Transfer RNA from a Nanobdellota archaeon, 71 nucleotides, folded computationally. Lineage of the source: Archaea > Nanobdellati > Nanobdellota. It matches the Rfam family "tRNA". About the family: Transfer RNA (tRNA) molecules are approximately 80 nucleotides in length.

[in-house]
RNA sequence: GCGCCUGUGGUUCAAUGGUAGAAUUAUUGCCUUCCAAGCAAUGGACACGGGUUCGAUUCCCGUCGGGCGCA
Numbered sequence: 001g002c003g004c005c006u007g008u009g010g011u012u013c014a015a016u017g018g019u020a021g022a023a024u025u026a027u028u029g030c031c032u033u034c035c036a037a038g039c040a041a042u043g044g045a046c047a048c049g050g051g052u053u054c055g056a057u058u059c060c061c062g063u064c065g066g067g068c069g070c071a
Base pairs, nucleotide, nucleotide: 001070002069003068004067005066006065007064010024011023012022013021018054026042027041028040029039030038047063048062049061050060051059
């Protein structure tokens, strides 16, 4: 330099174009003599910029970051 894959809560992963869920973590409460475990509630995310569409995490283009391969 070229090609391919990839980017979603703090972390690990879902979501086949119709207002993004789970586990774990955090906070608060319950329980417990205390801690742990358990139960309940709450908070927290679509890398960025365009395009298509009535509607985009999803499709297309570019930029950036990560990974793999070739040179």